[in-house]
RNA sequence: GCACCCGUAGCUCAGCGGAUAGAGCACCGGACUUCUAAUCCGAUGGUCGCCAGUUCGAUCCUGGCCGGGUGCG
Numbered sequence: 001g002c003a004c005c006c007g008u009a010g011c012u013c014a015g016c017g018g019a020u021a022g023a024g025c026a027c028c029g030g031a032c033u034u035c036u037a038a039u040c041c042g043a044u045g046g047u048c049g050c051c052a053g054u055u056c057g058a059u060c061c062u063g064g065c066c067g068g069g070u071g072c073g
Stems, first nucleotide, its partner, number of pairs: 001072007010025004018056001028042004049065005
């Protein structure tokens, strides 16, 4: 340099073009416990990498850019 894949919560990841974008773990609060752990309940946490385009409507489709990974040279 070229090709392909990926980018969504602190982390690991879901998410037919349409309801307020979700789950597990972590963190915080509570219940339970003599205390802790485990378990249970609840809350918080998101510019869906960025900018445009298509569309009535985009996390999803298209283009460019940025970042990461793999392969080839």

Transfer RNA from a Verrucomicrobiota bacterium, 73 nucleotides, folded computationally. Its Rfam family is "tRNA". Rfam links the family to the GO term triplet codon-amino acid adaptor activity. It is annotated as a transfer RNA. The coordinates come from a structure-prediction model, not an experiment, and the mean pLDDT is 81.